[in-house]
Context: one part of a larger RNA
C1' cells in the first nucleotide's frame, strides 16, 4: 500500500448487487423440511344420478336396488442412498493429476434381438374375543393383486469334452455336446361377427450404450530428531472361505520375513482441490460464500432391506443426558428451515410462494418440496447517486486573531433567479419473468379399421415478488454531513487552559509557566455516508 464472513467507537439519506454462528460437532420448546400412485388391489366411507315400492298434503318424505365424482386406512410399487447441513475425525490413495481392471458392479434411461404358458397356497385390512396407563400388542375367523411360491419354455452362467481366433504375465474371445436354471394370463382405452384384433403403459430375458460407483497403482501438497528405531496377521506361499470383485480381507498350515536416515514409528496440528487474497513475479498466506471430492448425523458398535446404505428426519444393541408413567413399561435425537437457551468481541425472520428452475410420484389432472425462487433484518463489503445549482462584496452580522492598522471563516450566508434527482403524495402499470399442461385442428409412422402416439399451427388459462420496477403529475431548497487529524516520518496553525501534573505515543518522543505534541476554540488538511482504532495475511 492491498485485503476481511471482520469486531468496537463516533456518524448515518436512498437504491441495486452479493454476503452473514470464524466461538460450544453445546442442549433444545414449537411449526413445518419426503411423499406419491384409485390406470396395481380388496375393504370402508360418503353419494350426484337412475330404475322400483308405499304413504298422501298431488310434489313431497321414506324403503329397497344400482352408482359417476371423491375421501380414509390398509397391501402393493417407485422413492426416501437424491436434494439440504456441518467439517468433528482423517497427514490417508483422503484429495488432485495421470494411468490401469485380461479383477468390477449399475435402479430410472436409449438401441437391438426374443418371450409373456400353464397353476397353487397365504395374507394386511375388516370382524370377533383379549391384554395394556400409554406405546403397542396376542388369539380365531373371513379376502385380493403387478404381493409371494413350483411347473414348462428361452438362454445368461456354472461344471466337463473338443476345435479355432489372439493377447498384456496370470489370460481373452467365438463355436459345439450334456446337465441345473424366469416373466405381471398386468392395468387403462378403441374396434368387436364376443373367437379375438389393436394402441400406450408396465412386465421378463439376453447384447450393446450412456451415466453413476467401486477397487488398483504413479506423482504431490507438514511441524517437531529435545519422536530412531518399528511390526506377530506383521511379511510371504500354499489350501479353504468371503465379496460385484482382486487382495491377510479372514481362517487353517508353513516359511522368517517386511518398514526406516531419501526420515520408519510416535507425538502435534489440519477435511483436500478449483480457488481467493497479495505480490512486476518467483514466492508466501488462506481454503467464508460458489463448484467438486471426501468424511460425520448424541457417543461407541452391527446389521437388515435394496440397483445403490451399514442409511441426517429407517432398524438392533449398549452408554450419557431429556420427556411421561396408573413404576409394570415407554419416548427423543435442528451439524435441514426458521427460532431459543448457551457461550462469545461478534452473525438475521418462529415470513411469502411452488409462479419460474429442478427433484419423487402419477397416463394425466395434479401433489409434495424451508431445494429453489422472493421478500425482511445488519452500511458487513462492493457499485451507484443526493445532501442542491448559478448569481451575489456593503467584502454584513457574529465567531477567532490582532502589531488595533487589520486578517480570516468568505461568494461562504442573506438577497435575487432557477433546477427537481432521491425522498413524500396521487395516478397509471397482473411491463417482463410465459415456456409447458389442457382443448380444437392439420401431417406422418403404425393398424384391417378406430383410440391412442409423435410434429406443427391455433384457442383458452396459470405470478410468490407486488400495486414491486418503471412512467407522469403535485410539493418544496424544503427532509438527508460526518469522522479523523494539524511536531517529524506525512498533507495541513494559532489562541487560551493545564505546569513532568491531566494526559498523548506507531517510533522518534511531547508535558517541570510563553506546549505548533496534553484539553478547549477558531482555522486548516484528507477521507465521505461513511471515518478513525484493534485483530489477521502479504
Nucleotide at each position: 500500500g492491498g485485503a476481511c464472513g471482520a469486531a468496537c467507537g463516533c456518524u448515518g439519506g436512498c437504491g441495486g448487487c452479493g454476503u452473514g454462528c470464524c466461538u460450544a460437532a453445546u442442549a433444545c420448546a414449537u411449526g413445518c423440511a419426503a411423499g406419491u400412485c384409485g390406470a396395481a388391489c380388496g375393504c370402508a366411507c360418503c353419494g350426484a344420478g337412475a330404475g322400483g315400492g308405499a304413504a298422501c298434503u298431488u310434489g313431497u318424505u321414506c324403503c329397497c336396488u344400482u352408482g359417476a365424482c371423491g375421501u380414509g386406512a390398509g397391501u402393493g410399487g417407485c422413492g426416501a442412498a437424491c436434494g439440504g447441513g456441518u467439517g468433528a475425525g482423517u497427514a490417508a490413495c483422503a484429495c488432485g493429476u495421470g494411468g490401469g481392471u485380461a479383477a468390477c458392479u449399475u435402479g430410472c434411461c436409449c438401441u437391438u434381438c426374443g418371450g409373456g404358458g400353464g397353476g397353487g397356497g397365504a395374507u394386511a385390512a375388516c370382524c370377533a374375543u383379549c391384554g395394556g396407563a400409554a406405546a403397542c400388542g396376542a388369539u380365531g375367523a373371513c379376502u385380493a393383486a403387478u404381493a409371494c411360491c413350483g411347473c414348462a419354455u428361452a438362454g445368461a452362467c456354472g461344471a466337463c469334452c473338443g476345435c479355432g481366433u489372439c493377447g498384456c504375465a496370470u489370460g481373452a474371445c467365438g463355436c459345439u455336446a450334456u446337465c441345473g436354471g424366469g416373466a405381471a394370463a398386468g392395468a387403462c382405452g378403441g374396434c368387436u361377427u364376443c373367437g379375438g384384433c389393436u394402441g400406450u403403459c408396465a412386465c421378463u430375458g439376453a447384447a450393446g450404450g450412456a451415466u453413476g460407483g467401486a477397487c488398483c497403482c504413479g506423482c504431490g501438497g507438514u511441524g517437531c530428531a529435545u519422536u530412531a528405531g518399528c511390526u506377530a496377521g506383521u511379511u510371504g506361499g500354499u489350501a479353504a472361505g468371503g465379496u460385484a470383485a482382486c487382495g491377510g480381507c479372514u481362517u487353517a498350515c508353513c516359511a522368517a520375513g517386511g518398514c526406516g536416515a531419501u526420515g520408519a514409528u510416535g507425538c502435534a496440528u489440519a477435511g483436500c482441490c478449483g480457488a481467493c487474497c497479495u505480490g512486476a513475479g518467483a514466492g508466501g498466506g488462506u481454503g467464508a460464500u460458489c463448484g467438486g471430492c471426501c468424511a460425520c448425523a448424541u457417543u461407541g458398535g452391527g446389521a437388515c432391506u435394496g440397483a445403490g446404505a451399514c442409511a441426517c428426519g429407517g432398524c438392533c444393541c449398549a452408554a450419557a443426558c431429556u420427556c411421561c408413567u396408573a413404576c409394570g413399561g415407554g419416548a427423543g435425537g435442528c451439524a435441514g428451515c426458521a427460532g431459543u437457551a448457551g457461550g462469545g468481541a461478534a452473525u438475521c425472520u418462529u415470513c411469502c410462494g411452488c409462479a419460474a428452475u429442478g427433484g419423487a410420484c402419477g397416463c394425466a389432472a395434479g401433489u409434495c418440496u424451508g431445494a429453489c425462487g422472493g421478500a425482511g433484518c445488519g452500511a458487513c463489503g462492493c457499485c451507484g447517486c443526493g445532501u442542491g445549482u448559478g448569481u451575489g462584496a456593503a467584502g454584513a452580522a457574529g465567531g477567532u486573531c490582532u502589531u488595533c492598522g487589520g486578517a480570516u471563516c468568505g461568494u461562504a450566508a442573506a438577497g435575487c433567479a432557477c433546477u427537481g434527482u432521491u425522498a413524500u403524495u396521487a395516478g397509471a402499470g397482473a411491463a417482463g419473468a410465459a415456456c409447458a399442461c389442457c382443448c380444437c385442428g392439420u401431417u406422418a409412422a403404425g393398424u384391417a379399421a378406430c383410440u391412442g402416439u409423435a410434429a406443427c399451427g391455433g384457442g383458452a388459462u396459470u405470478g410468490a415478488c407486488g400495486g414491486u420496477a418503471u412512467c407522469u403529475a403535485a410539493c418544496a431548497a424544503g427532509a438527508a454531513a460526518g469522522u479523523g487529524a494539524c511536531g517529524g516520518c506525512u498533507a495541513a496553525c494559532u489562541a487560551c487552559g493545564u505546569g513532568c501534573c491531566a494526559g498523548c505515543a506507531g517510533c522518534c518522543g511531547c508535558g517541570g509557566u510563553a506546549a505548533u505534541a496534553c484539553g478547549u476554540a477558531g482555522g486548516u488538511c484528507a477521507c465521505a455516508a461513511g471515518c478513525g482504532u484493534u485483530g489477521u495475511c502479504c
Description:
The part of an RNA shown here (small-subunit ribosomal RNA, 5' domain) has 538 nucleotides and comes from an uncultured bacterium. The RNAcentral record of the full RNA draws on ENA, Greengenes and SILVA. It matches the Rfam family "Bacterial small subunit ribosomal RNA". Model confidence (mean pLDDT): 81 of 100.